[in-house]
RNA sequence: UCUCACAUUAGCGGUGGAGUUCGCUUUAACCGCCGGCAACGGCCAAUAACUCCUACGGUGGU
Repeated sequence: UCUCACAUUAGCGGUGGAGUUCGCUUUAACCGCCGGCAACGGCCAAUAACUCCUACGGUGGU
């Protein structure tokens, strides 16, 4: 320095925080969709799933 194994720890699941559950990764997991040769244009969403908070948007009332 490289490789392997084990242990511990950590991280990730298209935009923030917390809890629970699930899945994934060990330098990877992950980095949304559609049209288009490209340039570029359009669309949904703060969840992997559920709940709460925050931000944003719509409708109604005061």
Predicted 3D model of a 62-nucleotide RNA (Fluoride riboswitch aptamer (crcB RNA motif)) from a Bryobacterales bacterium.
It was read from a public genome assembly, where an Rfam model found it.
Taxonomically the source falls in Bryobacterales (Bacteria, Pseudomonadati, Acidobacteriota, Terriglobia).